[in-house]
RNA sequence: CCCCUCGUAGCUCAAUGGUAGAGCAGACGACUUUUAAUCGUUCGACGGUGGUCCGAUUCCACCCGGGGGGA
Repeated sequence: CCCCUCGUAGCUCAAUGGUAGAGCAGACGACUUUUAAUCGUUCGACGGUGGUCCGAUUCCACCCGGGGGGA
């Protein structure tokens, strides 16, 4: 310098153009003599900037960061 791949909630992962979800963690409540367990409710995220599109986590370009390969 070039190519490939990944980036979504505090953590681990879904969602292949049409309302961003799950588990664990956190908060509150129920149950319990209390704790734990269990149950209910709730909080919380699309790496950044543009573009395409009626509509973008998704497609395209560039940038940033992690990993791999080539020279």
This is a predicted structure of a 71-nucleotide RNA (transfer RNA) from a Minisyncoccia bacterium. Its mean pLDDT, the model's own confidence on a scale to 100, is 82. The organism belongs to Minisyncoccia, within Bacteria. Its Rfam family is "tRNA". RNAcentral holds the sequence, with entries from ENA.